c-di-GMP-I riboswitch aptamer from a Candidatus Bipolaricaulota bacterium, 74 nucleotides, folded computationally.

RNA sequence: GGAUGAUAAAAGCAAACCUUGAGCGAUCAUGGGACGCAAAGGAUCGGACCUCAUGAGGUAGCCGAACUACCAAA
Repeated sequence: GGAUGAUAAAAGCAAACCUUGAGCGAUCAUGGGACGCAAAGGAUCGGACCUCAUGAGGUAGCCGAACUACCAAA
C1' cells in the first nucleotide's frame, strides 16, 4: 500500500413514526426519534421501482460497476 472486517477503539450516519414547512405527486427539508448501516459517503455509468403525464421528476437506506474515505485484530 492492497485485500479484508473483530464482543477492538475513536468517530459518523439515521429507518419507521411524530412536529413544522415545501411540492399536483412520488418525495424533500427542519426538529425529535433509533430500525439498522464497514461506506447507510457523494452521484459518473448500467439497471430496477415509484410519481405526474409523454416528457419531466423521485428513491442511492433498491441492485451492480467505478470513485473517495476513518481505524485496525486475524
About this RNA:
NCBI's taxonomy places the organism under Bacteria, Bacteria candidate phyla, Candidatus Bipolaricaulota. Model confidence (mean pLDDT): 87 of 100.